[in-house]
RNA sequence: GCCCGCUUAGCUCAGUUGGUAGAGCGCACGCUUCACACGCGUGAAGUCAGAAGUUCGAGUCUUCUAGCGGGCACCA
Numbered sequence: 001g002c003c004c005g006c007u008u009a010g011c012u013c014a015g016u017u018g019g020u021a022g023a024g025c026g027c028a029c030g031c032u033u034c035a036c037a038c039g040c041g042u043g044a045a046g047u048c049a050g051a052a053g054u055u056c057g058a059g060u061c062u063u064c065u066a067g068c069g070g071g072c073a074c075c076a
Base pairs, nucleotide, nucleotide: 001072002071003070004069005068006067007066010025011024012023013022019056027043028042029041030040031039049065050064051063052062053061
């Protein structure tokens, strides 16, 4: 330098054909207990890496940029 993949909640990850963004863990609160843990319930938490484009509508499609991972090439 070229090619491929990934980027979504604090963490690990889903997200179908473009049509209201989710789960588990963690966190907060409540119930339970003499108390704690466990268990149960409720809740908060998101500019879907950034920007632009297409579309009535984009996490999803296109382009550019950044970061991470992998492969290939070059290195007299």